[in-house]
This is a predicted structure of a 509-nucleotide part of an RNA (small-subunit ribosomal RNA, 5' domain) from an uncultured bacterium. The full RNA is in RNAcentral, with records from Greengenes. Its mean pLDDT, the model's own confidence on a scale to 100, is 86.

Context: one part of a larger RNA
Order: sequence, then C1' cells, then structure tokens
RNA sequence: GACGAACGCUGGCGGCGUGCUUAACACAUGCAAGUCGAACGGGGUCCAUCUGGGUGGCAACACCAGAGAAGAUCCAGUGGCGAACGGGUGCGUAACACGUGAGGAACCUGCCCCGGACUUCGGAAUAACAGCGGGAAACCGCUGCUAAUACCGAAUAUCUUCACCGAGCCUCCUGGCACGAUGAAGAAAGGCCUGCCGGUCUGGGAUGGCCUCGCGGCCUAUCAGCUUGUCGGUGGGGUAAUGGCCUACCAAGGCAUCGACGGGUAGCUGGUCUGAGAGGAUGAUCAGCCACACUGGGACUGAGACACGGCCCAGACUCCUACGGGAGGCAGCAGUGGGGAAUCUUGCCCAAUGGGCGCAAGCCUGAGGCAGCAACGCCGCGUGCGGGAAGAAGGCUCUCGGGUUGUAAACCGCUUUCAGCAGGAACGAAACUGACGGUACCUGCAGAAGAAGGUGCGGCCAACUACGUGCCAGCAGCCGCGGUGACACGUAGGCACCAAGCGUUGUCC
Repeated sequence: GACGAACGCUGGCGGCGUGCUUAACACAUGCAAGUCGAACGGGGUCCAUCUGGGUGGCAACACCAGAGAAGAUCCAGUGGCGAACGGGUGCGUAACACGUGAGGAACCUGCCCCGGACUUCGGAAUAACAGCGGGAAACCGCUGCUAAUACCGAAUAUCUUCACCGAGCCUCCUGGCACGAUGAAGAAAGGCCUGCCGGUCUGGGAUGGCCUCGCGGCCUAUCAGCUUGUCGGUGGGGUAAUGGCCUACCAAGGCAUCGACGGGUAGCUGGUCUGAGAGGAUGAUCAGCCACACUGGGACUGAGACACGGCCCAGACUCCUACGGGAGGCAGCAGUGGGGAAUCUUGCCCAAUGGGCGCAAGCCUGAGGCAGCAACGCCGCGUGCGGGAAGAAGGCUCUCGGGUUGUAAACCGCUUUCAGCAGGAACGAAACUGACGGUACCUGCAGAAGAAGGUGCGGCCAACUACGUGCCAGCAGCCGCGGUGACACGUAGGCACCAAGCGUUGUCC
C1' cells in the first nucleotide's frame, strides 16, 4: 500500500459498487420454461333458435326444464418448436482442461442467410372421449369411437448416395481425381383465405462441434523405474467422423534423471494487488473456456445431452401410506436450520435490454431492470461563516505573581448546502406502454437550527503535566516501562494525528 474481510468504540446525507472466503451440509414454503386454436379431434360454459310443462296474462311475453348451428371462452389431450439457452457452483481435474501460435480432415450442424427443383395418389391406427373395472394414493387395465402438419405405403427425382462402364489427367505400380452414360435406392403437409405462413430434396455460407503439433504456468526423489490394449501393423466392428475407441491375429515395442510412474495440492485465463522495474502473490465481483447438478452407473429422445428444475438402476437420507405400495433432490431467486470471526429481502415489474413460442395480438421469463438491508469499499458533501477581552465563569496547573483551556464561549451580524416541510416535475419510449416514482431535478418556507468521534502523546514517531499506584495493578510492535518524585501503568487537564470514521487482528506484496 491492498482486502469479498472480521472485531472494539462511534455514526449525518448522497452517488456508484460489493455482500457464505466455512458444510459440493440438510432443506419447510412460494416462484425460477413455456408457448402455438393460423397443425388436430374432443369435454365444460355462454349463446340465435326450437321443443315440453304449468303459472300469470286477451295477446306479445315472463318464469322453469331439455335440445342446441356458427361463434366466443376455459380445460386437459394428440401434434410442433423450445426445454442442450439463460441462471448456479468449484466437487473433481496436473489434463490438449486452460492460454497462445501454427495447422489439419475423416465428418455432422435445428433455427438463420443466398440459390435450384418440387409439394402427386392412397392406407391403417391411436390419445382425448364414452362404458366397465382395479387401487388408500401414485396411477393402471379392458372394450368401443375419432382427427391431424402424428404414422405407413406407392409414384415422380433438379439433386444426393452406391454399383458398374467409358474416354481423359496424375502416379513407377497399387491407386487417385474430375466428367459422362447406365442401373439401384432415397422426399413431402398442409393452414389461414388470396398472398402470406409453412413442408420436401439439394448446393453454398454462417455458427457450433472434431483432431494434431509447438510453447506456457504448482510442490515432492524420504516416489526410480513405469506400461500388456501397453507401442505399432493387418482384418473387422463402432461412430456424424479420425483414432486401441473396441475386438481377433501378428510383431515386441512405448515412456523415463531435460524427472516417467507415484504422492500431495489446485478449476485455467483476461485480469487483480504490490513493486521504480524485474519479480512476487492472487484468480471475489465483470468477461472467455472447462467441469459438476443428493452419491455412483446407464442409456433414451433429439440437429444438439449422456441432460440442474427429463428417464432407468443401485445407494444414503427425508416424507406419505389403508403396510400392498408410493413421492423427493435450492451448487436457480428469496428464505430456514446448521457450521462459522463473518456475508442481505420468503420485495416490485416485464416499462427497457435480451431469450422461448406464435403470422400476429400476445403469453412466459427470480435472465434482466429496479427497490430493500449492511460505513463492507471508493468518491462527494455537511455538522456553519464573520466580528467578539491584555482575555468572563468553570476546569487543569502554579514558584500563588501567574499560565493554560482561549476568539474558544457568551454576545452582535450573516448564510441555509444537506436533512425537514410544501408546490411543480422529467429523460429513460418512435407509436399503445414506466416497476423504478411523485424518484432525480426545479421553486418556495422556517431556523444555527437535526448532524463528531476514534486513537495516540518514552524512542522509532507528531504530541506533557498533575494526581493515584509502588516489580503490585498493569503496559508492550521492537527496544523495554513499574521495587515512593513513573513524560511508558490508571485517571484528569492539555496536546498531536486522522475524521464519519478511527483503531485492532488476519492475509499478500
């Protein structure tokens, strides 16, 4: 000098930041991922109208019950897209995990952008629903009905893939490259209603993923040898794809004192702190990458996961139960217990920015924008300004003359920042639309009014006396003070230094 700090004393205001460093301990409650009726069929409600009944009425009509087109709305269901983003944490990991530079190919890439060609004809189901049944529940079974942009078959093929053939180019050969012909295989879906939104195949782009190499950054030799899918080859499998990634066979290699293997510790970086620099330390907040989601394992779906708020199995734990069986996962936002020296509100809003879905209107969004709490940090401001005695009172001290507190106060004059009260009032939004918020800001009003402490005073180190104590009580960072005159302990007065802070402790340079 610094800090995500803590502790002691003290504490006026504002702006901007920051806020579980420990138990990746366990979690009550609420919310954090939905959306589309312009893909589809249902159920409920409303409803023009119709029917029936009786009562009132001359009638129109009113009341009650039932049916109910189109449409509107709600509900779950089929289907589509999203849910792999966003948000959290740092367990693991010493590794191509990260950073940086240079390259590579054996491949995939939803949505998006640019282009080409299409969108034909059929079929069989199933949920919802209805009926019956089982179960305490979670939920499940049987029968029957139905739709689609859900599923299946056929056709077509600009194109794609594969096979084979042909002439050409490259190569010593094996073979490779591109072109052409032939054959085989591979598509689709409609909706709203009149130009939109879609669907299929395909070329390119973009983005994301994949691989290799060099270099960089911890400790330990009281770890010296390690390795059998191990190093390499061939065939095969697997994958979107390369590869011992896996497997059969062959061969016996590969790594290591320039530290292999083992052990310990640790997410990496941009950065941050310090330092003249070199360096040292560090990796909170913000940003990039990685890893993880109660613990361990596994795959499914999908363009993408081996998937925080998905599934299955095992384990520990918690909860419900009618004992047969079920439910759960805050390292999301708040919040609770626990641990700890220690770390916040179970707040408001989608107005803005961004994301998902939707043609759109819009819906969802604890991402985000805001507000709340905390001197935790940085910055700014205030707690008044001028005059006022050879100097009140009081305190302290004294050689009793005085000195000092001290222009300090009183008193006189002035001002009103901030806080307070009243009025006005935004930008953020181009249009409808503002949580913040009657906030920032502006104007007016009153009155010095509401606002100063902490540590130190032997030397280092700036600031001294008195009393008390008497190697006691105590102080202390080091040197050291205290045993009767203590500038070093305690108190008081005075003084010094900082100031809404001041000290102490811890850690780093």